Predicted 3D model of RNase P RNA and transfer RNA as a complex of 440 nucleotides. It holds a member of the Rfam family "Bacterial RNase P class A". It is annotated as a ribozyme.
[in-house]
RNA sequence: GGAGUCGGCCAGGCGAUCGCUCCACCUUCGGGUGGGGAGGAAAGUCCGGGCUCCUCGGACCAGGGUGCCAGGUAGCGCCUGGGGGGCGUGAGCCCACGGAAAGUGCCACAGAGAACAGACCGCCGAUGGCCCGCACGGGCACAGGCAAGGGUGAAACGGUGCGGUAAGAGCGCACCGCGCCGCCGGUAACGGCGGCGGCACGGUAAACCCCGCCCGGAGCAAGGCCGAAUAGGGGAGUAUGCGGGUUGUCCCGCUGGCGUGGUCCGCGCUCCGCUCCCGGGUAGGCCGCUGGAGGCGCAUGGCGACGUGCGCCCGAGAGGAAUGAUCGCCCGCGACAGAACCCGGCUUACCGGCCGGCUCCCCAU
RNA sequence: UGGGCCGUCGCCAAGUGGUAAGGCACGGGGUUUUGAUCCCCGCAUUCGGAGGUUCGAAUCCUCCCGGCCCAGCCA
Numbered sequence: 001g002g003a004g005u006c007g008g009c010c011a012g013g014c015g016a017u018c019g020c021u022c023c024a025c026c027u028u029c030g031g032g033u034g035g036g037g038a039g040g041a042a043a044g045u046c047c048g049g050g051c052u053c054c055u056c057g058g059a060c061c062a063g064g065g066u067g068c069c070a071g072g073u074a075g076c077g078c079c080u081g082g083g084g085g086g087c088g089u090g091a092g093c094c095c096a097c098g099g100a101a102a103g104u105g106c107c108a109c110a111g112a113g114a115a116c117a118g119a120c121c122g123c124c125g126a127u128g129g130c131c132c133g134c135a136c137g138g139g140c141a142c143a144g145g146c147a148a149g150g151g152u153g154a155a156a157c158g159g160u161g162c163g164g165u166a167a168g169a170g171c172g173c174a175c176c177g178c179g180c181c182g183c184c185g186g187u188a189a190c191g192g193c194g195g196c197g198g199c200a201c202g203g204u205a206a207a208c209c210c211c212g213c214c215c216g217g218a219g220c221a222a223g224g225c226c227g228a229a230u231a232g233g234g235g236a237g238u239a240u241g242c243g244g245g246u247u248g249u250c251c252c253g254c255u256g257g258c259g260u261g262g263u264c265c266g267c268g269c270u271c272c273g274c275u276c277c278c279g280g281g282u283a284g285g286c287c288g289c290u291g292g293a294g295g296c297g298c299a300u301g302g303c304g305a306c307g308u309g310c311g312c313c314c315g316a317g318a319g320g321a322a323u324g325a326u327c328g329c330c331c332g333c334g335a336c337a338g339a340a341c342c343c344g345g346c347u348u349a350c351c352g353g354c355c356g357g358c359u360c361c362c363c364a365u
Numbered sequence: 366u367g368g369g370c371c372g373u374c375g376c377c378a379a380g381u382g383g384u385a386a387g388g389c390a391c392g393g394g395g396u397u398u399u400g401a402u403c404c405c406c407g408c409a410u411u412c413g414g415a416g417g418u419u420c421g422a423a424u425c426c427u428c429c430c431g432g433c434c435c436a437g438c439c440a
Base pairs, nucleotide, nucleotide: 001361002360003359004358005357006356007355008354009353010352012330013329014328015327016326017325018324020037021036022035023034024033025032026031039336043347044346046345047344048343049342050341051219052218053217054216063215064214065213066212067211068082069081070080071079072078083097084095085094086093087092098210099209103208104207105204106203107202120150121149122146123145124144127143128142129140130139131138132137158176159175160174161173162172163171177199178197179196180195181194182193183192184191185190223287224286225285226284233278234277235276236275237274238273241254242253243252244251245250256270257269258268259267260266294313295312296311297310298309299308300307301306331334366436367435368434369433370432371431372430375389376388377387383420391407392406393405394404395403413429414428415427416426417425
């Protein structure tokens, strides 16, 4: 100097004028003064919580989620550290990474054979058979043997090499892989070493499933308080006409009204209207609403995530929903994007810039 | 704001691990004097997009994009 990698931070700045909204104070009720006013993602709503209501004695089942180990945390599917696997020269990055000898299912096409495997081409034909008259030797490929090589496939029932054989084959041996056992290191995942086993175990669990762990449901339009007008609900009183009983309060019958889906009968109630009272909901208003697992600094424990102690600070809270516009100067001409109960994560979008750690290459000393 | 559902050809749609049915429309041909009807043939470089699991994905998983529906109180 170039290329790269990891972590952190910023997200145009300053000034003037006019506006919007919230809070406090003042007010002659018109307003005035002072202060605050979007984000790293406010987004997706994918996880985890707080808070509120519902159910509620607990547990199981069902259903859903999660999945190497240890730690952090209120908790998580998040984070940190470690293990294993993969990629990269490297710094570093990526991984849904429990179980396939508990059981079941699936593996299309091609192929001889696809999981209790199989023989198309091929190799052999030692042994038996046939032929060259017999023997020696040779031939055929009928019985039969083989799975090394070819071929199919995503995948062919351990791999490489040597020995062995008629040809072959874990048939034997060495190494690698796999499995089992023991010892050592490590909290553990796991690693190292030694011995044993000739191999018995294809893949798939983001197929059913098994194992361990976790989970009650709904969501601020949750939920709570105050509360009209009109309509409707409940209660009390009064209450049409006629007749009868009774001293009277009052009672009975008929008529009327209402209900029994419509009509008639029957049965039950006593209506309508008016007066008064009660309770619920709606409109509307208020709360929930922003001071919190909060931020910053210092010290301290820890490799780290994070914890502990002390000090300082307050940084939007609306309810048709505020955070904008114009002008001037400067620079590198400014991306994605706008809070609506709150918080911790993840994911996704994003012009560019700054700082720091580290790696590789080239050059010079 | 919160909750739920759906995307397959121009339109309606079947397919739920094994290589994308069918109908309408459209294009070509035949039948007909011509047209309609009818008959035959064609028409999805891939299932909203990207990534992953698998030998194999429209289908299973994850993340995005687009669209639709619902919400309080009383009876």